[in-house]
Context: one part of a larger RNA
RNA sequence: UGACGGGGGCCCGCACAAGCGGUGGAGCAUGUGGUUUAAUUCGAUGCAAAGCGAAGAACCUUACCAAGGCUUGACAUGCCACCAAUCCUCUUGAAAGAGAGGGGUGCCUUCGAGAACGCAGACACGUGGGUGCAUGGUCAUCGUCGGCUCAAGUCGUAAGGUGUUGGGUUAAGUCCCGCAACAAGUGCAACCCUCGUGUUUAGUUGCCACCGUUGAGUUUGGAACCCCGAGCAAACUACCAGUGAUAAGCCGAAGGAAGGUGAGAAUGACGUCAGGUCAUCAUGCCCCUUAUGCCCUAGGCAACACACGUGCUACAAUGGCCGAGACAAAGGGUCGCGAUCCUGCGAGGGUGAGCUAACCCCAAAACCCGUCCUCGAUUCGGAUUGUAGGCUGCAACUCGCCCGCAUGAAGCCGGAAUUGCUAGUAAUCGCCGGCCAGCCAUACGGUGGUGAAUUCGUUCCUGAGCCUUGUACA
Numbered sequence: 001u002g003a004c005g006g007g008g009g010c011c012c013g014c015a016c017a018a019g020c021g022g023u024g025g026a027g028c029a030u031g032u033g034g035u036u037u038a039a040u041u042c043g044a045u046g047c048a049a050a051g052c053g054a055a056g057a058a059c060c061u062u063a064c065c066a067a068g069g070c071u072u073g074a075c076a077u078g079c080c081a082c083c084a085a086u087c088c089u090c091u092u093g094a095a096a097g098a099g100a101g102g103g104g105u106g107c108c109u110u111c112g113a114g115a116a117c118g119c120a121g122a123c124a125c126g127u128g129g130g131u132g133c134a135u136g137g138u139c140a141u142c143g144u145c146g147g148c149u150c151a152a153g154u155c156g157u158a159a160g161g162u163g164u165u166g167g168g169u170u171a172a173g174u175c176c177c178g179c180a181a182c183a184a185g186u187g188c189a190a191c192c193c194u195c196g197u198g199u200u201u202a203g204u205u206g207c208c209a210c211c212g213u214u215g216a217g218u219u220u221g222g223a224a225c226c227c228c229g230a231g232c233a234a235a236c237u238a239c240c241a242g243u244g245a246u247a248a249g250c251c252g253a254a255g256g257a258a259g260g261u262g263a264g265a266a267u268g269a270c271g272u273c274a275g276g277u278c279a280u281c282a283u284g285c286c287c288c289u290u291a292u293g294c295c296c297u298a299g300g301c302a303a304c305a306c307a308c309g310u311g312c313u314a315c316a317a318u319g320g321c322c323g324a325g326a327c328a329a330a331g332g333g334u335c336g337c338g339a340u341c342c343u344g345c346g347a348g349g350g351u352g353a354g355c356u357a358a359c360c361c362c363a364a365a366a367c368c369c370g371u372c373c374u375c376g377a378u379u380c381g382g383a384u385u386g387u388a389g390g391c392u393g394c395a396a397c398u399c400g401c402c403c404g405c406a407u408g409a410a411g412c413c414g415g416a417a418u419u420g421c422u423a424g425u426a427a428u429c430g431c432c433g434g435c436c437a438g439c440c441a442u443a444c445g446g447u448g449g450u451g452a453a454u455u456c457g458u459u460c461c462u463g464a465g466c467c468u469u470g471u472a473c474a
Base pairs, nucleotide, nucleotide: 001474002473003471004470005469007468008467009466010465012463013462015458016457019421020420021419022418023417026313027312028311029310030309031308032307033306034304035303042053043052064299066297068295069294070293079121087102088101089100090099091098092097107114126289129286130285131284135282136281137277138276139275142271147186148185149184153162154161155160166177167176168175193264194263195262197233198232199231200230201229203227207222208221209220236259240252242250243249315414319373320372322370323369325367331362332361333360336355337354341350342349343348380411385406386405387404389402390401391400427450428449429448430447431446432445433444
C1' cells in the first nucleotide's frame, strides 16, 4: 500500500421490513445430472451452467453409431495429356457408386484461347482431432457500482503519501466551502432514440361531411378535428415563501401537458474471475493422412428405477359451459397473405376477389348482457388410452402437428425452504414476429387491453461504497 475481521462510524440498493403474486406438493412441456445404449455427438456447472450455444434434430441439419463404398479425394491453386460435355436407355445396388449401350458435336471468341468434363502424375488440399492454462476477436460477471488514474510541484532514505482526505450536499469523485496543493484525463451527467404537450407545414391509400346502400362499394367537396411525417417551442430549481454558512442544496406553494434525472431504452471506467468460447470466425504448437478425411443408407441426438432447474395447465362460483354484443397496439404478406361463396360436426377441402400493402388479407381475448350448473373430485380439472380422420413433406414406425367421438388419472392451494415486483409497476388477458415445408413454441423477442396493495422504518439478513482501526496474511 492492499486484502481480511462473528472491529467501529456514515451511507445506499425490492437487501430486510410492509404488501401482492408465485416456486417447492400434482399432471404435462423443456433443459441438466445419473443410468442405459452400437451410438444416446459436443460444449456450458454457485451467484455469473441447467426453455443455455439451439431464432425451430423425421431425411437433411449432424458433429455420434452400424453397414456399404472412395483415396489427388466433397472444395481451392498450378502442371501434363485428351475432345467433347449436358442428355437418354439398360444391368447391379438400400443408396452412394460401378458397368454397358445409344444419341450428339454445344456456349463465348481479340481465332491465340477461355469456360466446362474425364484420366494420370506432382505440389499438398482437407480435418467439427487436442490445448480457451499458448492466443486474437467477442461475451458474461462484480455493476450503471462511483470509482480509476496522471503531469509538474511538495512530503518521505525508500516502498509510497498528498491531490482523491475534512465540513455540508447529491442518484453521482454531483456541486459548494475549506485545505500543499494546482491543473488534467477516463468514468458520472449531458449530447442520440422512443413516449408524454402545443404550434407551423404537408394532406393520400388516412380523417370529416354529402350522395347512395341490407351490406360491401362508389361519387362530390373540405383541411377544422383525428392521424401520419418534417420543423419549431417547452423544464432550467426559471419564479415565490421557508431553511441553510449571504454557498451548494433541501422542503413547500404557484403556474404548467410534464417538476426537480419527466418515464423508458441504448450507452458499461481502470480492472477482477488463468470466467466462457479453438464447435461462429481467425490463429501458434501438437496429432491423423487407404484415415481422427470424404460419399451414402438405416439408426441415434427423442432411451428411463431416479435426482435437480425453468415453465405451462390446474385444483374452481371473483368460477365453468352455451348464446348474443363491443373495443386495441405493434407486426407480417407475391415460391406469399388469402376475403367471399360452396362443402364438412371439425381439422380441412374446392373456388380464387383484392393486395408488392395507412388501400386487400392474416385478425383479438379478458369484458358486457342473458340461460344453465349449486359445493359434489362436480357441467372443476384435463393427463392417459382406444378409434375414425385432416395437413405438410420422397417419407410422419422409431419421432410431427391438428380435429371428431369415446375414455376421464393426479390434483381440494402445497413441509423445510425459496423467488419476483414500488405504478400504468405487480397481477391478469389475448395478439404478432423471427427461425420455419411442417413442427413437438407452454420457449424467446415484441405489442397493446384490464389494472391493484404496501413502504412505520434501517435493529437484523444480504451485497456494494467512503473514512477509520487491528493483523503473525500478500
The part of an RNA shown here (small-subunit ribosomal RNA, 3' major domain) has 474 nucleotides and comes from Quercus dentata. The RNAcentral record of the full RNA draws on SILVA. NCBI's taxonomy places the organism under Eukaryota, Viridiplantae, Gunneridae, Pentapetalae, Quercus. Its Rfam family is "Bacterial small subunit ribosomal RNA". Rfam links the family to the GO terms structural constituent of ribosome and ribosome. Its mean pLDDT, the model's own confidence on a scale to 100, is 81.